[in-house]
Molecule: SAM riboswitch aptamer (S box leader)
Organism: Streptomyces jumonjinensis
RNA sequence: CGCUCAUCCAGAGGGGCAGAGGGAUACGGCCCGUUGAAGCCCCGGCAACCCUCCAGCCGGUCUCCGCGCGUUCAGCGCCGUGAGGCUCCCGGCUAGGGAAGGUGCCAAAUCCGUCUCGUGGCGAAGCGCGCCAUGAGGAAGAUGAGGA
Numbered sequence: 001c002g003c004u005c006a007u008c009c010a011g012a013g014g015g016g017c018a019g020a021g022g023g024a025u026a027c028g029g030c031c032c033g034u035u036g037a038a039g040c041c042c043c044g045g046c047a048a049c050c051c052u053c054c055a056g057c058c059g060g061u062c063u064c065c066g067c068g069c070g071u072u073c074a075g076c077g078c079c080g081u082g083a084g085g086c087u088c089c090c091g092g093c094u095a096g097g098g099a100a101g102g103u104g105c106c107a108a109a110u111c112c113g114u115c116u117c118g119u120g121g122c123g124a125a126g127c128g129c130g131c132c133a134u135g136a137g138g139a140a141g142a143u144g145a146g147g148a
Base pairs, nucleotide, nucleotide: 001147003146004145005144006143007142008141013043014042015041016040017039021032022031023030026114027113028112029111044106045105046104049102050101051098052097053096055094056093057092058091059090060089062084063083064082068078069077070076071075110140115137116136117135118134119133120132121131122130123129
């Protein structure tokens, strides 16, 4: 940064300074906060994105056989198929382990809703509309890894 991908119902807080707000933004709701919000600092922790170990599978790769094509028989090359190996190397997926370092995070699902679609209920039958509940998706946002 109008980019790509993954994840976002789990987990993890004490102290000091500070002094009125905070939960991204707007609105609505609901919460947190003078028993101390934001912010800054110290220490601690969580997690496992990057990183790393192991196992399995798949692909690449290697070996062999057969067939076809090219070529001058052989040899060689290419394509497809089958079997085996996987010692080394590379990539992907799945499950499990680690935590030194780079980030991140440590109230509530990303606190909830907002947009679209589905389902159920209610509003004096149906359609439609509105409201409530619920499911799926989207948008926006956050974090990481990458890219430009």